[in-house]
RNA sequence: UGAGUGGGCCGGGUGAUCGCCGGCUGUUUUCGGGAAUGCGCAGCAUAUUUUGUGCCAAUUCGAGGGCGGCGGGAGGAAAGUCCGGGCUCCGGAGGGUGUGAUGGUGGGUAACGCCCACCGGCCGAAAGGCCAGGGAAAGUGCCACAGAGAAGAGACCGCCGCCGGCUUUUGUCAGCGGUAAGGGUGAAACGGUGAGGUAAGAGCUCACCAGCAGACCGGGUGACCGGUUUGGCUUGGUAAACCCCAUCAGGAGCAAGGCCGAACAGGAAGGAGAUCGCCGUUCGCGGCGGCCCGGGGCGACCCGUCCCGGUUUCCUUUCGGGUGGGCUGCUUGAGGCGGCGGGUAACCGUCGUCCUAGAGAAAUGAUCGCCCCGCCCCGGCAACGGCCGAGGCGGACAAAACCCGGCUUAUAGGCCCACUCAGAUU
RNA sequence: GCGCCCGUAGCUCAGUCGGAUAGAGCAUGGGAUUUCUAAUCCCAGGGUCGCUGGUUCGAGUCCAGCCGGGCGUA
Numbered sequence: 001u002g003a004g005u006g007g008g009c010c011g012g013g014u015g016a017u018c019g020c021c022g023g024c025u026g027u028u029u030u031c032g033g034g035a036a037u038g039c040g041c042a043g044c045a046u047a048u049u050u051u052g053u054g055c056c057a058a059u060u061c062g063a064g065g066g067c068g069g070c071g072g073g074a075g076g077a078a079a080g081u082c083c084g085g086g087c088u089c090c091g092g093a094g095g096g097u098g099u100g101a102u103g104g105u106g107g108g109u110a111a112c113g114c115c116c117a118c119c120g121g122c123c124g125a126a127a128g129g130c131c132a133g134g135g136a137a138a139g140u141g142c143c144a145c146a147g148a149g150a151a152g153a154g155a156c157c158g159c160c161g162c163c164g165g166c167u168u169u170u171g172u173c174a175g176c177g178g179u180a181a182g183g184g185u186g187a188a189a190c191g192g193u194g195a196g197g198u199a200a201g202a203g204c205u206c207a208c209c210a211g212c213a214g215a216c217c218g219g220g221u222g223a224c225c226g227g228u229u230u231g232g233c234u235u236g237g238u239a240a241a242c243c244c245c246a247u248c249a250g251g252a253g254c255a256a257g258g259c260c261g262a263a264c265a266g267g268a269a270g271g272a273g274a275u276c277g278c279c280g281u282u283c284g285c286g287g288c289g290g291c292c293c294g295g296g297g298c299g300a301c302c303c304g305u306c307c308c309g310g311u312u313u314c315c316u317u318u319c320g321g322g323u324g325g326g327c328u329g330c331u332u333g334a335g336g337c338g339g340c341g342g343g344u345a346a347c348c349g350u351c352g353u354c355c356u357a358g359a360g361a362a363a364u365g366a367u368c369g370c371c372c373c374g375c376c377c378c379g380g381c382a383a384c385g386g387c388c389g390a391g392g393c394g395g396a397c398a399a400a401a402c403c404c405g406g407c408u409u410a411u412a413g414g415c416c417c418a419c420u421c422a423g424a425u426u
Numbered sequence: 427g428c429g430c431c432c433g434u435a436g437c438u439c440a441g442u443c444g445g446a447u448a449g450a451g452c453a454u455g456g457g458a459u460u461u462c463u464a465a466u467c468c469c470a471g472g473g474u475c476g477c478u479g480g481u482u483c484g485a486g487u488c489c490a491g492c493c494g495g496g497c498g499u500a
Stems, first nucleotide, its partner, number of pairs: 001422010012371007020073002023070012038055006075397001079408002082406005087253004094303004099249005104118005119133001120131004134244002139242002141238003156183002158179005164173003191209006210234001212231008257328004267319005273291001275290006292310007335354008372395005378389004427499007436452004445483001454470005476492005
């Protein structure tokens, strides 16, 4: 200098004018509530007085509007809503079945499908990248087309033997057998190489290699790695097919939930025992227990269990009717930044410091000037790398809605760090 | 907010348990029939199976992430 890999950060600045949202506050105005004192009227009483009601009203409280003042007001993804938690309510005797998710090992964390480190496999020349990475000798299913044969398989060509015909022989044709070394098909054909062996062959036998299973030794927390030995000679793929194993999951969601207010009609229809025993009785019935029936909770289902009701105002189902307002939850939190310490790291601990939208279908914007960045074009200086001046265009993706931790996706342009390879120079 | 569904030719839809060169009807073009047209008959063209990855020998189909559209619920 060029090509690349990994990671981190920013994501326009500033001034003027005009606006938007909500907070605090000043002033003015409108409405509503309370009200000392005073006045009027009425009543009781008449010695001081006292009760009710109406009006004026100092003043005070609340709400709305206008005009000011002060100080605030989106993001790295606020997004998709794909995971995980906090928070809140409902439910939490027990058992069984089912459903969903995850899937190497160890750690981090509130938790995770996230992150870190390591192991194994694949890709790359390297830095590095990717992996839904448990089980296929638990079982079932599937493996199209081609091919002879597709899972304890297979004789199409070929090779070899026997018998027969033809042929002088070599050979050739037909039949019966043997054979998985070779050809061919396929994504995949039931270990590979060599030697022996054989009619030809074959783990048929042997040596080595690969792979599987068992035992043992050494290292590691572990996944796993290295090695020794034995065995049968060898076991196809697919679980993002069913399934098996292990682990984890109760349900709903801030329209959760709490308090207050307003309105409508406590409106209509329906639901299940004339049961058994005991006790009491004012003889109408009531209470308790059992069985049966109905409904509800344990938000998938069953058993089981708990509660309520079973004939007269309770329960429950459906239909119908009304409201859809205010306050709260609400933003200080697994919070940000910096220092120190621990840890390879993710992360954790501790100290200091900072406070930063909480609104309702919902505000944070627009215009202009200057600066910044990129591209294009013009003029001048200069001669090649540029410098100066003027002009035009452009500056992304996208908007909080209870709050966090992640992931994924979108993103104009720019900056920084580390590493790899190649070339050149010293 | 929560729950769910769909995307295949210009239009409406099939496509089964993964095995195709992806089909059907209407529409379009050509031809036949007819004096001409319609109808009818024959033939043809037309597809990034919404997109991008992955699993698999093989993906419209299975899985994941995006894009677009729709429905239910209080």
Molecule: RNase P RNA; transfer RNA
Organism: Planctomycetia bacterium